[in-house]
């Protein structure tokens, strides 16, 4: 300098004219009229989580089912967020012959349990859960060839798992000794098991001692363990107004998928035919709200003081036009330099042309995920060049 990946933020402003909705003020017979103020996002999307709220309901228990799963903190709560630990994948530096170890740092993590039980692993391979020998290595014997205390070929018996092969994975690893050839057979270091000390709230980390040593994978396989979860949902529900005409068949109530329990009871529900009415108010926006400063805390966050008032529609408002400015891109010109033979590169200015993404509140809030023209910032890695 270029590229890739990840994360965070912005993603327009002002003026004028006309139009729409809401609160308020004035006026009016009257939402008729006038005026001030306010009026769609970072995701409003998805409906994937968690709640607030409403009803069942007076309020529960068990099972089933579903979800979460390292430790600690935070929160109304969560599968969120913050911090820490372990594993895995890298980067830089240091030590070491190697295996490996230490420090810092980036990313990621579906990180409870395989000695409670059961199950799965194609093909290849000798062998994939109690073992095993395909090639090979070594020893002994017989036979043949060659030739000389040796070698080659084939075969029988015995030993072996260090070397090679298959595989995602093959029974601890590296090095040395030792052996007929080998092997924890022995040794050093690492690993593992038992035991124990220190630090830490903890997950865990760092040591000591003893021992040659018992070591596969999958639980996003069934399962086991711990914790959490009543159900339905704003078309929930509450109130006012209007109207009413039933008939036939069926079930035997609600909470609830089942059981207990509680409540209700001639109520309630389902299907078909047929008749009448259907307009409003609340819920509906002062919220676990937002902003600033201080204090506590590594942080998430909490707390104190002060300030603000920031849509509430219901066939569903929040817009249209014009001008100027800002931002970005391209082209050409001018000036300057960090650049320089020239061209190119960087910064600034003028002119012209062009650009504006994803996308619309519907009870509210906290998260997660997805989409996004253009721009800014930060982090990690790779490549190239120079010193």
């Nucleotide at each position: 300098a270029g590229g890739a990946c990840g994360a965070a933020c912005c993603g327009g402003a002002u003026u004028g004219c006309c139009g729409c909705u809401g609160c308020g003020u004035u006026u009016u017979g009257a939402u008729g009229a006038a005026c001030u103020c306010a009026g769609a996002g970072g995701a409003a999307a998805g409906u994937c989580c968690g709640g607030g709220c409403u009803c069942g309901a007076u309020a529960g228990a068990g099972c089933a089912c579903a979800g979460u799963g390292c430790c600690g903190g935070u929160u109304a709560a969560u599968g969120g967020c913050c911090g820490g630990g372990g594993g895995c994948a890298g980067g830089u530096c240091c030590g070491g012959a190697u295996a490996c170890g230490g420090a810092c740092u980036u990313g990621u993590u579906a990180c409870a349990g395989c000695u409670a039980g059961c199950g799965c692993a194609a093909c290849a391979g000798a062998a994939a859960g109690c073992a095993a020998a395909c090639c090979g290595c070594c020893c002994u014997g017989c036979u043949g060839c060659u030739u000389g205390u040796g070698g080659c070929a084939a075969u029988a018996g015995g030993g072996u798992a260090a070397g090679g092969g298959u595989g995602a994975a093959a029974g601890g690893g590296u090095g040395g000794g030792g052996u007929a050839a080998a092997a924890g057979c022995c040794c050093a270091c690492c690993g593992c098991a038992u035991u124990u000390g220190u630090g830490g709230c903890a997950a865990c980390a760092c040591g000591g001692a003893u021992g040659g040593c018992u070591a596969g994978g999958c639980a996003a396989g069934c399962c086991u363990c711990a914790c959490u979860g009543c159900g339905a949902g704003u078309a929930a529900a509450a109130c006012c107004a209007a109207a009413c005409a039933g008939c036939a068949g069926g079930a035997u109530u609600g909470c609830u998928g089942c059981u207990c329990g509680c409540a209700a009871a001639c109520a309630u529900c389902c299907u078909g035919c047929g008749g009448g009415u259907a307009g409003g108010u609340u819920g509906c926006u002062a919220a676990a709200g937002c902003c600033a400063u201080g204090c506590a805390g590594u942080a998430a966050u909490g707390u104190a003081u002060g300030g603000c008032a920031u849509a509430g529609a219901u066939g569903g408002a929040u817009g249209g036009c014009a001008a100027u400015c800002a931002c970005c891109g391209u082209g050409c010109c001018c000036g300057c330099g960090c650049a320089a033979a020239a061209c190119a590169c960087g910064c600034g200015g003028a002119c012209a042309c062009g650009g504006g993404a994803c996308a619309g509140a519907a009870c509210c809030c906290g998260g997660c995920u997805u989409a996004c023209a253009g721009g800014u910032u930060c982090g990690u890695c790779c490549u190239u060049u120079u010193u």
Predicted 3D model of a 387-nucleotide RNA (Bacterial RNase P class A) from a Spirochaetota bacterium.
The organism belongs to Spirochaetota, within Bacteria.